The RNA shown here (Lysine riboswitch aptamer) has 159 nucleotides and comes from a pig gut metagenome. The coordinates come from a structure-prediction model, not an experiment, and the mean pLDDT is 80.

[in-house]
RNA sequence: GGUAGAGGUGCGGCUUUCAUCAGUACCCCCGUUGCGGGCCCAGGGAGGCCCGGGGCGAAAGGGAAAGCCGCCGAAGGCGCUUCGGCUUCCCAAUGGGCCGGGGUGGCCUGGGGCGCAGGAGAAGAUCUUGCGCACUGUCGCAACGAGCGGAGAGCUGCC
Numbered sequence: 001g002g003u004a005g006a007g008g009u010g011c012g013g014c015u016u017u018c019a020u021c022a023g024u025a026c027c028c029c030c031g032u033u034g035c036g037g038g039c040c041c042a043g044g045g046a047g048g049c050c051c052g053g054g055g056c057g058a059a060a061g062g063g064a065a066a067g068c069c070g071c072c073g074a075a076g077g078c079g080c081u082u083c084g085g086c087u088u089c090c091c092a093a094u095g096g097g098c099c100g101g102g103g104u105g106g107c108c109u110g111g112g113g114c115g116c117a118g119g120a121g122a123a124g125a126u127c128u129u130g131c132g133c134a135c136u137g138u139c140g141c142a143a144c145g146a147g148c149g150g151a152g153a154g155c156u157g158c159c
Stems, first nucleotide, its partner, number of pairs: 001159005008072001010071009027055005037050004041095002043091004075109004079104009110136002113133008138150004
């Protein structure tokens, strides 16, 4: 340098079904209220909404199960960069915010679990970050009793 492997409640993707989202949003009908205020990202104009009752009535993301696929920096997060989409209508043009895809040895994390806190989320689900706890795999040191330390750009087998 090449090749093949291991860690187990191991990682990620897709499809189908189911529950939740929710009797919520949208739409329609009736009534009420103020003429002021607030909201719909930022300027102007317009329009709509706010409160009560009724009718109709979703979806996406996220989740569970099964099956299939790709794998063991599997993968995730942060940053940077790039592309696309949304942000009531019109005017003008940019910015802000959010979501998704790609790239990146720039940084962090060996792995799963539990607890606490933060963020996202409808949510006691789930994801993610930080801290702590033991467990587990691996290498090194030490020891034969316990233990200490490191990180996957690692470890092991073969050529």